[in-house]
The RNA shown here (transfer RNA) has 75 nucleotides and comes from a Candidatus Micrarchaeota archaeon.
It matches the Rfam family "tRNA". Rfam classes the family as a transfer RNA. About the family: Transfer RNA (tRNA) molecules are approximately 80 nucleotides in length.
RNA sequence: GGGCCCGUAGCUCAGUUUGGAUAGAGCGACAGCCUCCUAAGCUGAAGGUCGUGGGUUCAAAUCCCACCGGGCCCG
Repeated sequence: GGGCCCGUAGCUCAGUUUGGAUAGAGCGACAGCCUCCUAAGCUGAAGGUCGUGGGUUCAAAUCCCACCGGGCCCG
C1' cells in the first nucleotide's frame, strides 16, 4: 500500500438479512424490601448524539461516501 471483518448502555452482546411504531437483553452499579449486619433472593428506577462527519429518503443503528480506532490476511 491492497482486501475482508468489527465499533450499539460501565462490561458482554442482539437488532443490519427485507429502512418503518418509543433502540433491547444479560451482567454490573444505584435505591428500596428482606436480614442483628453482610451475602443470597425479590422489587424499582436510571443509564445510549448506535465510532465521527456528510449524503440518499417522508423516515437511517440499518443504504451510500469519506475519515477515526481495533483485528485478520496479502504484498